[in-house]
RNA sequence: GAGCAGGCCGGGCGGCCGCGGUGCGCACCCCUCGGGGUGGGCGUCGAGGAAAGUCCGGACUCCGUAGGGCAGGGUGGUUGCCAGCGGCAACCCGGGGCGACCCGCGGGACAGUGCCACAGAGAACAGACCGCCGCGUUCCUCGGAACGCGGUAAGGGUGAAACGGUGGUGUAAGAGACCACCAGCACCCCGGGUGACCGGGGUGGCUCGGUAAACCCCACCCGGAGCAAGACCAAGAGGCCCCGUUCGUCAGGGCGGGGCUGCGCAGGCGUUCGAGGGCGGCCCGUCCGAGCCUGCGGGUAGGUCGCUCGAGCCCGCCGGCGACGGCGGGCCCAGAUGGAUGGUCGCCGCCCGUCGCGCCGCAAGGUGCGGUGGGAACAGAAUCCGGCUUACAGGCCCGCUCGU
Repeated sequence: GAGCAGGCCGGGCGGCCGCGGUGCGCACCCCUCGGGGUGGGCGUCGAGGAAAGUCCGGACUCCGUAGGGCAGGGUGGUUGCCAGCGGCAACCCGGGGCGACCCGCGGGACAGUGCCACAGAGAACAGACCGCCGCGUUCCUCGGAACGCGGUAAGGGUGAAACGGUGGUGUAAGAGACCACCAGCACCCCGGGUGACCGGGGUGGCUCGGUAAACCCCACCCGGAGCAAGACCAAGAGGCCCCGUUCGUCAGGGCGGGGCUGCGCAGGCGUUCGAGGGCGGCCCGUCCGAGCCUGCGGGUAGGUCGCUCGAGCCCGCCGGCGACGGCGGGCCCAGAUGGAUGGUCGCCGCCCGUCGCGCCGCAAGGUGCGGUGGGAACAGAAUCCGGCUUACAGGCCCGCUCGU
């Protein structure tokens, strides 16, 4: 100087004003004397590395649990880690790089089916375009040429891919037709490794294309819905009943209070001749079962809990290559719901442009100080947690490789 890999920060301090949670006092108001409401004071806490996308996995809650078959979805080298995962670590194999290191949606293509663009004569148990060779006919400048029939995959050409490679035998020319070596495939044996796999040896037919983010096959896994989950309290339209009072033509009505239920009207289907519903989507089977569906009109839409202490964070030691695990100590870190976490000012720090001065340099330029102007990203909790992915101005630290 060029590069590779990992970790981290995401402006700091202070003043003033303001917002939400929480603790303790104060003042006023209400009250069924338990308490509640309003205002203000002091203390304390108040967004992120991704709070995001909602892509995986869980905690928690409700529904369901009687199963069987079919369909559907996911994962896919090995060993481990983790509560779990499609996550992470190490290793194996393949590919790339001089290297540090990086990339891989990495089971199966002799179970079957499909597809292989363009180019090319031919794209799967293929193919005769040029070329090479043989024979025949015609022409001939007797060297051959043209045409026809046949042989040939050695050579040329096309392509991402053309049915092993090199050398030889052989032949009219050729060909695993045959031979030697090499590569590859299948099977067997030996050795190493927990394993993926690696190393070595032998036998065989002489050679087998790719594609499974195409159908498919194999192995393993998979209930549904989600905090608007869910629980409780209050209120409510309307209906029924009771009590008191009042009017009354003795039929009944008004007003006030209380209790129960949780609305009313219309239409359709149904109650053992079973509507409807549950058992993941379908079928079978099975269980519950007296209500269910549609339309119109009306009412309440407030409060509390769930709710934030958790596979939690920080530090140290130990075990492990590592992911991670164990032990000890310390800490409490938002809980809004018309939805808080903000605004402004000052100083300092960071980045960019420009000007001046100093230093280094032949120069281009680099660097330090000072002045001045501007800029500061991606983005904001909403039940919580672990991952993944994506976005991000600027900056810091550690290790390693290559070149000089």
Background:
Predicted 3D model of a 404-nucleotide RNA (Bacterial RNase P class A) from uncultured Pseudonocardia sp. The prediction has a mean pLDDT of 76. The organism belongs to Pseudonocardia, within Bacteria. Rfam family: Bacterial RNase P class A. Rfam links the family to the GO terms ribonuclease P activity, tRNA processing and dimeric ribonuclease P complex. It is annotated as a ribozyme. The RNAcentral record of the sequence draws on MGnify.